Predicted 3D model of a 104-nucleotide RNA (SAM riboswitch aptamer (S box leader)) from Exiguobacterium artemiae 255-15.
[in-house]
RNA sequence: CACUUAUCCAGAGAGGUGGAGGGACUGGCCCUACGAAACCUCGGCAACAGACUCAUUAUGAGCACUGUGCCAAUUCCAUCAGACAAUUGUCUGAGAGAUGAGUC
Numbered sequence: 001c002a003c004u005u006a007u008c009c010a011g012a013g014a015g016g017u018g019g020a021g022g023g024a025c026u027g028g029c030c031c032u033a034c035g036a037a038a039c040c041u042c043g044g045c046a047a048c049a050g051a052c053u054c055a056u057u058a059u060g061a062g063c064a065c066u067g068u069g070c071c072a073a074u075u076c077c078a079u080c081a082g083a084c085a086a087u088u089g090u091c092u093g094a095g096a097g098a099u100g101a102g103u104c
Stems, first nucleotide, its partner, number of pairs: 002103007013042005021031003026078003043071003048067003052062004075096001080093005
């Protein structure tokens, strides 16, 4: 990289370096010199896996120690299909994406 699977309307900041981009793609719409991306330090949110504790009869709860992850906007919205509506919209599903765990 690929495959399988679970979740994705909640939550979470400051400083330094840096210098113009970023929000995955496409179309929008946003963020950004009152400083983007990236990197570093400290902090935080959360609870996917492991450990530990309690209860249970093999799952549930707790914790936040370890391994990740994350800290603008619903995965920012839409893209494809369908149902309803009747104009523009609402809902559902898929596709794509992100993260964890497992497999090769």
Its Rfam family is "SAM riboswitch aptamer (S box leader)". Rfam's curators write: The SAM riboswitch is found upstream of a number of genes which code for proteins involved in methionine or cysteine biosynthesis in Gram-positive bacteria.